Predicted 3D model of a 350-nucleotide part of an RNA (small-subunit ribosomal RNA, central domain) from an uncultured Planctomycetales bacterium. RNAcentral holds the full RNA, with entries from ENA and SILVA.
[in-house]
Context: one part of a larger RNA
RNA sequence: CUGGGCUUAAAGCGUGCGUAGGCGGCUCUUCAAGUGCUUUGUGAAAGCCCUCGGCUCAACCGAGGAACUGCUUGGCAUACUGGGGAGCUUGAAUCAUCUAGGGGCAGCUGGAACUGACGGUGGAGCGGUGAAAUGCGUAGAUAUCGUCAGGAACGCCAACGGCGAAAGCAGGCUGCUGGGGAUGCAUUGACGCUGAGGCACGAAAGCCAGGGUAGCGAACGGGAUUAGAUACCCCGGUAGCCCUGGCCGUAAACGAUGUCCACUAGGCCGUGGAAGGACUGACCCUUUCACGGUCGCAGCAAAAGUGUUAAGUGGACCGCCUGGGGAGUACGGUCGCAAGGCUAAAACUC
Repeated sequence: CUGGGCUUAAAGCGUGCGUAGGCGGCUCUUCAAGUGCUUUGUGAAAGCCCUCGGCUCAACCGAGGAACUGCUUGGCAUACUGGGGAGCUUGAAUCAUCUAGGGGCAGCUGGAACUGACGGUGGAGCGGUGAAAUGCGUAGAUAUCGUCAGGAACGCCAACGGCGAAAGCAGGCUGCUGGGGAUGCAUUGACGCUGAGGCACGAAAGCCAGGGUAGCGAACGGGAUUAGAUACCCCGGUAGCCCUGGCCGUAAACGAUGUCCACUAGGCCGUGGAAGGACUGACCCUUUCACGGUCGCAGCAAAAGUGUUAAGUGGACCGCCUGGGGAGUACGGUCGCAAGGCUAAAACUC
C1' cells in the first nucleotide's frame, strides 16, 4: 500500500456554519464525453508462452505464431453515469394558523440566609473537635430583638421533566431576539446531503486592564495529629470565584458511540401537538406526528451489552487507527502577553 477497523481492545475532530471537492429524487427528449461492440495505425528487436526445426540429447540457436491487457482513427449501440432541453412533487425550503420551553441578550425588581455597623435586653462565657488548642469575649462577646448597609446565590415548584449545535441554561417581571413542533397541503420546483482547508462558538482554571468583595477559599500564618505531617481536622486568610472589556482554546468537552437518508417485531412510561369516538366531558378509548426514557424479538457483538434514539440491514461524505515504552515529547513551523495550544518525529529499548 492493500485489507481490516474506530461504545469498553489502537482509533469519531468539543460543537456548529460553510468553500473547494465527492455524492445526489421522478418522467420525457436530445447529444454520445464515460461505457460496450467493431475497426485503422501503433505497441522496435531480443526475452517469457505455444508449434515446428538445427547442433547425437540438453543448455544454446533458428523460423512461425501468440502476447504486448496500452495509446490511437473511423463506425455502430444508448441501459446506466454524464452534458443540454422540457416537465413533475414525494426530498428541501417558504407561507398561513396554532403551540411548548431554565434557548440567547438587556433592563427593572423580590424574599430567605449570611456578614458588618448602630441601638435595646442580658452578664460570662462563646466557638471548635475524636479529644483539644490556636481564635473571639467584662473595652460586654455568644444568645435575642429592632434599624441600616453590602455582596453573592436563588429553597419549595422540580421530574426518571424542558430548551440549546455543543459548551451550557433555573427567584419574579418587562423589552428585543434565535431555534423547534403540529396542522393545512397554499407557494417555489431538487433549490439537496456531506464537507479537506476556512470561519464562528466553546466548562473550569489561568492571563491583561478597570471595578467589586458578603460568603467560600489555592498560596500563606497559626493550632492540633504524627516517628515526621510541607496533608487529612481546627482558627485565620491573599489571589480567585462576581461585574465590564480583551485574551486563552483546553477537559473523563462522554452516549468514551461523526453527520445525513432509507428499511427492519412489539410492550410500557413521560413531554408537547393534532384528529376521531364515547349522545356532554377536563376523565377514558382509538389513531397519528415530534421529542425524552425503559424493557425486549430478530439480528449484531469477544463478551458486557445493543436492539426504530442500533452497536441491525444498506447508501453518501468527512475525521481517525495500524504493537508497548521513548512521546503527545524533541526539532521546525504557527498561534499566544504569558501559561501554554496546534502540528509532530527519531535514535534506543521490550
The coordinates come from a structure-prediction model, not an experiment, and the mean pLDDT is 90.